Transfer RNA from a Prevotellaceae bacterium, 72 nucleotides, folded computationally.
RNA sequence: GCUGAUGUAGCUCAGUGGUAGAGCACUUCCUUGGUAAGGAAGAGGUCAUGAGUUCAAGCCUCAUCAUCAGCU
Numbered sequence: 001g002c003u004g005a006u007g008u009a010g011c012u013c014a015g016u017g018g019u020a021g022a023g024c025a026c027u028u029c030c031u032u033g034g035u036a037a038g039g040a041a042g043a044g045g046u047c048a049u050g051a052g053u054u055c056a057a058g059c060c061u062c063a064u065c066a067u068c069a070g071c072u
Stems, first nucleotide, its partner, number of pairs: 001071007010024004018055001026042005048064005
């Protein structure tokens, strides 16, 4: 220098163009003499960044950035 993959909640990951989700973790409450376990409720997101297509983009297109792999 070229090619490919990945980027979504604190962590690990889903998400077939039509209201962004799960598990664990976190907060509050219930249960207990107390803790653990269990139960209920809740908070937490610029979907890496920017642009484009579309009535509508996490999803499609392009560029950039970061990480990883391969080629030279």
Overview
Its Rfam family is "tRNA". From the family's description: Transfer RNA (tRNA) molecules are approximately 80 nucleotides in length. It was read from a public genome assembly. Taxonomically the source falls in Prevotellaceae (Bacteria, Pseudomonadati, Bacteroidia, Bacteroidales).